């Protein structure tokens, strides 16, 4: 250049065309002499853009980033 694949909270995955979930971490409160460690609570994410659709994180299309192979030059 080509070609695959991934992008979802602070991280680290999971999931569906119809209220986006789990763990960890992070406020809070309970517990404890204090740590931890346990319960129990709050907030906080779907790269940007466009397109179908009544609704798009999903389905298309185009950008950007990240890996992976290719290929051509040195």
């Nucleotide at each position: 250049g080509c070609g695959g694949c991934u992008g979802u909270g602070g991280u680290g995955u999971a999931g569906u065309g119809g209220u986006a979930a789990c763990a960890c971490a992070u406020c809070a409160g309970c517990u404890u002499c204090c740590c931890a460690a346990g319960c129990u609570u709050a907030g906080g994410a779907u790269g940007c853009g466009g397109g179908u659709u009544c609704g798009a994180u999903u389905c298309c299309c185009g950008c950007c980033a990240g890996c992976c192979g290719c290929u051509c030059c040195a």
Molecule: transfer RNA
Organism: Planctomyces sp.